[in-house]
This is a predicted complex of two RNAs, RNase P RNA and transfer RNA, with 418 nucleotides together.
It holds a member of the Rfam family "Bacterial RNase P class A". About the family: Ribonuclease P (RNase P) is a ubiquitous endoribonuclease, found in archaea, bacteria and eukarya as well as chloroplasts and mitochondria.
The prediction has a mean pLDDT of 80.

RNA sequence: GGUCGGCCAGGCGAUCGCGAUUCACCCUGGUGAAUCGAGGAACGUCCGGGCUCCGCAGAGCAGGACGGUGGGUAACACCCACCCGGGGUAACCCGCGAGCUAGUGCCACAGAAAAUAAACCGCCCGGGGACGGGUAAGGGUGAAAAGGUGCGGUAAGAGCGCACCGGGUGCGCGGUAACGUGCAUCGCACGGUAAACCUCGUCUGGAGCAAGGCCAAUAGGGAACGUUGACGCGGCUCGCCGAGUUCCCGGGUGAGCUGCUAGAGCCGCACGGCAACGUGCGGUCGAGAUAGAUGGUCGCCACGGGAAACCCGUACAGAACCCGGCGUAUCGGCCGGCCCGU
RNA sequence: GGAUCUGUAGCUCAGUUGGUAGAGCGCCACGUUUACACCGUGGAUGUCGUCGGUUCGAGCCCGGCCGGAUCCACCA
Numbered sequence: 001g002g003u004c005g006g007c008c009a010g011g012c013g014a015u016c017g018c019g020a021u022u023c024a025c026c027c028u029g030g031u032g033a034a035u036c037g038a039g040g041a042a043c044g045u046c047c048g049g050g051c052u053c054c055g056c057a058g059a060g061c062a063g064g065a066c067g068g069u070g071g072g073u074a075a076c077a078c079c080c081a082c083c084c085g086g087g088g089u090a091a092c093c094c095g096c097g098a099g100c101u102a103g104u105g106c107c108a109c110a111g112a113a114a115a116u117a118a119a120c121c122g123c124c125c126g127g128g129g130a131c132g133g134g135u136a137a138g139g140g141u142g143a144a145a146a147g148g149u150g151c152g153g154u155a156a157g158a159g160c161g162c163a164c165c166g167g168g169u170g171c172g173c174g175g176u177a178a179c180g181u182g183c184a185u186c187g188c189a190c191g192g193u194a195a196a197c198c199u200c201g202u203c204u205g206g207a208g209c210a211a212g213g214c215c216a217a218u219a220g221g222g223a224a225c226g227u228u229g230a231c232g233c234g235g236c237u238c239g240c241c242g243a244g245u246u247c248c249c250g251g252g253u254g255a256g257c258u259g260c261u262a263g264a265g266c267c268g269c270a271c272g273g274c275a276a277c278g279u280g281c282g283g284u285c286g287a288g289a290u291a292g293a294u295g296g297u298c299g300c301c302a303c304g305g306g307a308a309a310c311c312c313g314u315a316c317a318g319a320a321c322c323c324g325g326c327g328u329a330u331c332g333g334c335c336g337g338c339c340c341g342u
Numbered sequence: 343g344g345a346u347c348u349g350u351a352g353c354u355c356a357g358u359u360g361g362u363a364g365a366g367c368g369c370c371a372c373g374u375u376u377a378c379a380c381c382g383u384g385g386a387u388g389u390c391g392u393c394g395g396u397u398c399g400a401g402c403c404c405g406g407c408c409g410g411a412u413c414c415a416c417c418a
Stems, first nucleotide, its partner, number of pairs: 001339008010301007018037009039316001043327002046325005051208004058238004063204005068082005083097001084095004098199002103197002105193003120139002122135005147165006166188001167186008212258003220249006232240001251417003265284008302314005343414007352367004361398001369385005391407005
C1' cells in the first nucleotide's frame, strides 16, 4: 500500500416524564415502591419455514420457482467446500454457471452472403472483348462471416496434406461428483441468442395474526344463485362434501379476552467435520403495545469540527405473531488473518 | 401490520414477435384582424422515475432502490 473477516454503535451519574408486570394502599381508577423496556439492520416485504384456517389437503393438466458438482439446513433463490470461465503480480474478487448436433422464432442498418450456403472488389485459367469457369488466401461490411498459426502444395487457392494449438468421439487412469489427465481416432461447413418460445431435471394447494378462537351488544329488509348439487375450490377438468352462498340497504360493538412470546432462543466448553454445521453438557431469560410507550434536561468524560475561553455535533434508523436468509441504509472506531513492495 | 397496482412531452394517455418513441389538448413562430379569440400553415418538446445486468442493441426482458395510489376491524 492492498485484501478478507469479526466486533462496537458514545460511557457514567443525577433528575423530570412515558409504557408493561408484580406487590401494597385507598377504593373501582388512582397513588406509591420494585423490576424491566428496540436493532444490526427492528427497514424493503424480496425469498424460505413455523403457526392458524380453508372437511381430508385429494388426482391430473395448466401456471410458478430454481438450475455446475457435492454437502449443510426445518426450508430456501441462503450458506460452506470444490470444479469450470473471467479479472488481478499476489492475497483475493466476480459469474441468473443445464440444454440452441429435439424443434420453432429472431439477428435492425450495412453487406455478395446472417445459416444447411454465398461471391462485390480481388486472385488464377480460357477469351480480342462481352463473358465463361475455378477459388475462398487478401480487401471491404458488420456486434457476429464458416477453426487458428506455420510449412508444404497449387494455374491461383483451399484441412487439399502435415506439425502444434483448439474441437468432437472412444477407451484407460484419478476423483463420490462436477471435472482433470493420458492414449487412440475423426480433417472437423452446420454461428449467436433460452434474463426468446421451448426441452430436461427438481420443487410447488390457497390465504394470511386485520389468520383464527371466545365474550358483550344488536338481532331486520331486499335481490340473485342453489338439492337438475351452489358454496367450499383458489386458472381448468375430475373426484369428494352436502345447504346455504353472494351482493345492496340497515343495525350493533369500539378496539374486551385470547392467539402473544421460552424460541429451529442466546452464551460458554468439549467432541466430530477442511468448512457451513451437527451432537453432548452447563449456564441464562431479554419489550409485547389501543396499529399509540421506549423520550428530554443537567454535570463529568470520550471522539470529531471550529484559532480559542467556549460553542456545535456523535450515523442509519425504530418492535407490532415468531424465526432463518437476501437486499438496501449507516458518522466514526477497535481487533485479527493473509498478500505485495522496501 | 398485511395485500396489490402504477411511473412515457407541461397535462391525459398509446407504444409486441427487443431494431432511430407517437396521438390529443397545451406551447412557440408566421399568416389573418385596428387588436384579441376562432381558423390556417409550420415548428419545438422527452437522460421512458432511477441504478445495475442480459443482449450487437433495451420504453419493452431480469434484479435493486425512489416516488405515487388503492384495499383489508369485529358481530349477527